[in-house]
Context: one part of a larger RNA
RNA sequence: AGUGCAUGGUGGAUGCUCUGGUGCCAAGAAGCGAUGAAGGACGUUGCAAGGCUGCGAUAAGCCUCGGUGAGCCGCCCAGCAGGCUAUGACCCGGGGAUUUCCGAAUGGGGAAACCCCUUGCGUCGAAGGCGCAAGACUCAGUUCUGAAUUCAUAGGGGCUGAGAGCGAACGAGGGGAACUGAAACAUCUAAGUACCCUCAGGAAAAGAAAGAAACCUCUACUUCCUUAGUAGCGGCGAGCGAAAAGGAACCAGCCUAAACCGGUGCGAUGUAAGCCUGGAGGCGUUGUCGUAUCGGGGUUGUAGGAGCACCUGGCUCGUUCUCCAGAAUGAGCAGAAGGUUACAAAAGCUUUGUCUAGUCGAAGGAUCUGGAAAGGUCCACCGCAGAUGGUGAUAGUCCAGUAGACGAAAGAUGAAGCCCCUUCGGGUGUUUUCCUGAGUAGCGCCAGUCCCGUGGAACCUGGCGUGAAUCUGGGGGGCCCACCCCCCAAGGCUAAGUAUUACUUGGCAUCCGAUAGCGAAUAGUAGCGUAAGUGAAAAGUGAAAAGUACCCCUGCUAGGGGAGUGAAAUAGUACCUGAAACCAUGCAUUU
Numbered sequence: 001a002g003u004g005c006a007u008g009g010u011g012g013a014u015g016c017u018c019u020g021g022u023g024c025c026a027a028g029a030a031g032c033g034a035u036g037a038a039g040g041a042c043g044u045u046g047c048a049a050g051g052c053u054g055c056g057a058u059a060a061g062c063c064u065c066g067g068u069g070a071g072c073c074g075c076c077c078a079g080c081a082g083g084c085u086a087u088g089a090c091c092c093g094g095g096g097a098u099u100u101c102c103g104a105a106u107g108g109g110g111a112a113a114c115c116c117c118u119u120g121c122g123u124c125g126a127a128g129g130c131g132c133a134a135g136a137c138u139c140a141g142u143u144c145u146g147a148a149u150u151c152a153u154a155g156g157g158g159c160u161g162a163g164a165g166c167g168a169a170c171g172a173g174g175g176g177a178a179c180u181g182a183a184a185c186a187u188c189u190a191a192g193u194a195c196c197c198u199c200a201g202g203a204a205a206a207g208a209a210a211g212a213a214a215c216c217u218c219u220a221c222u223u224c225c226u227u228a229g230u231a232g233c234g235g236c237g238a239g240c241g242a243a244a245a246g247g248a249a250c251c252a253g254c255c256u257a258a259a260c261c262g263g264u265g266c267g268a269u270g271u272a273a274g275c276c277u278g279g280a281g282g283c284g285u286u287g288u289c290g291u292a293u294c295g296g297g298g299u300u301g302u303a304g305g306a307g308c309a310c311c312u313g314g315c316u317c318g319u320u321c322u323c324c325a326g327a328a329u330g331a332g333c334a335g336a337a338g339g340u341u342a343c344a345a346a347a348g349c350u351u352u353g354u355c356u357a358g359u360c361g362a363a364g365g366a367u368c369u370g371g372a373a374a375g376g377u378c379c380a381c382c383g384c385a386g387a388u389g390g391u392g393a394u395a396g397u398c399c400a401g402u403a404g405a406c407g408a409a410a411g412a413u414g415a416a417g418c419c420c421c422u423u424c425g426g427g428u429g430u431u432u433u434c435c436u437g438a439g440u441a442g443c444g445c446c447a448g449u450c451c452c453g454u455g456g457a458a459c460c461u462g463g464c465g466u467g468a469a470u471c472u473g474g475g476g477g478g479c480c481c482a483c484c485c486c487c488c489a490a491g492g493c494u495a496a497g498u499a500u501u502a503c504u505u506g507g508c509a510u511c512c513g514a515u516a517g518c519g520a521a522u523a524g525u526a527g528c529g530u531a532a533g534u535g536a537a538a539a540g541u542g543a544a545a546a547g548u549a550c551c552c553c554u555g556c557u558a559g560g561g562g563a564g565u566g567a568a569a570u571a572g573u574a575c576c577u578g579a580a581a582c583c584a585u586g587c588a589u590u591u
Stems, first nucleotide, its partner, number of pairs: 001590009015576001016540002020512002022509007029501002031166002039102003042056003046080002050076003062096006071084003107116003117135008137163009170201001171199005181188001185235001211218002222249004232240002253493003256437001260296010274283003301471001303436004307430006314333008335424005348418009358406003364379005380397002382386001388400003442466005448459002452478001473488005527534002547575001550562004
């Protein structure tokens, strides 16, 4: 020095564990914010500094209502001091009060958490200070005022209301890549993806045919299955890729513009009442036209509606016209239909469910082993409860619970009923009166969306150039024409079925178990970076601290030896288990 064995050290693998995570399901909720949010700064507890949590100068809290019922003054974090509490503390839940400063931040400024100001009111005797309140911008409504410039308008002031900002995904719209694939690459693909911007809702969007079909018919939209990797598209390469029909989910339809009637304002024009003027003329009544606005009417494709003509029509009452009959109009009653989610309006009462605290809730003893019984043995019991978790090992009967039953002063939300609200004639004829959404449809050019890459319909946008018809009308059926069929654009609204989950509650898992599982067993922390940003490590004594009184060695420090605790201290806070590398010691052996 090697090798082997043993004993230790070091180290932290492995095993076991779980207040953490992951994925999913159901229900709720789907927003918060100028009544100042989200997020922060600074404060705030008697000793008492720091971190977390809570709270805001009323500061781990104040008031009130309800629940519970004996202890309590949050956690890391033990102690002392002082308090609260059956006149109900603490704790849990509903409602309210307070809520510094910054932050959309909004009186002005600003290097966020700071500085400075104006006006009004109050207060101190004044100056001056202090306190309270108001003071940003934009839009809408309303009102007052008001230039150049007579009216008017622009502008200005007041009042009222709204907006702004934040937020995970889902949604719509506006923009919009590249890597990549094509075994290179340019059309193409990736992909209308990622990403950016705007805006909204609890969902959004879409939506009641100028549709789809095929000579039969269907009947808004949305979503799923199927059709179907089909028809197609495609340097016909790579690849991309429908629809109808069928089946299911869910179901709901409506309002306007216009014709016509009526009202009001303004303007133009003509004019005969009437008024003013010496006159020209002016004011003005009434008519017509135009325009704006309000109410009625009306909304479609076997065309519909208006107007006109005609037929028919519950009850009662009022008004007007009329000789009567009757007509027009209004109100009430009755009836019908529907409703507070659109259409189309609407306030309340009662009952009841759910959520936000809770309450009741069955049934076991002995003995053995052991530190400890829930384990073994013996004998019982309950079960609408043998889910689960805890308790010194494995508990239906010890604890919390579980099945089941019950419960709300207050708040939130749903359902039902009542009340309430809204609406309400029907028909025939006319084809020769009027209306039925125009810089629109269509066309040309350049792009885009559709399975469709110009090849060829359809749809759409934009720019430019053009530019129609009016029901004897117009659009579509994949160039185009004819026949035939379907539909009615150029205005608008619309629940459900569908998508998502930051958040709340409950639950599940042939998911992970500390190099795993979220980055995070809490941390966006420590650290890094000028900054945008980036970004860790780190769990386990024991059943219980019973956390080693006392003695000894010692540099009064580490460490250790006794003693004591404990089932165990080779469980001693560097603490469960404690592998290997590596180190040391002892013994054996080889050279």

Source information:
The prediction has a mean pLDDT of 80. A computed fold for a 591-nucleotide part of an RNA from a hydrothermal vent metagenome, annotated as large-subunit ribosomal RNA, domain I.